[in-house]
Molecule: c-di-GMP-I riboswitch aptamer
Organism: Gammaproteobacteria bacterium
RNA sequence: GGUAGUAAAUGCCACACCUGCCGUGAGGUAGCGCCGGAAAGUCACGGGUCUUCAAAGGUUAGCUAGGGAGAUAGCCAGAUUGCCUAC
Numbered sequence: 001g002g003u004a005g006u007a008a009a010u011g012c013c014a015c016a017c018c019u020g021c022c023g024u025g026a027g028g029u030a031g032c033g034c035c036g037g038a039a040a041g042u043c044a045c046g047g048g049u050c051u052u053c054a055a056a057g058g059u060u061a062g063c064u065a066g067g068g069a070g071a072u073a074g075c076c077a078g079a080u081u082g083c084c085u086a087c
Stems, first nucleotide, its partner, number of pairs: 002087004012037002018031005035074001041080003046076002048072006057064002
C1' cells in the first nucleotide's frame, strides 16, 4: 500500500417511540432511547422513494403533473477518509 473480515481488543454511531425548537411539508436539530450497523464517517448534476408548486388538459365537483424546487447518505450505487486484526 492492497484485499478480506469483526473471531479478539479499544472504541464509534444511534432505528422507531417520546419531548423542545425550525420547516407548508417530506424532514432537520437537541435530549431521551438503543432497532441495528464493519464505515449507520463525509459527499445530493447516477438511480429509487418521499414532500411541495400549479388544475392548462383529463375526469366520476373525489381525483389526476411531464416539469421546477426541496428531502432522504440508516434505500441502492458511486466517490472519498478512517480503527483493529489476518493475509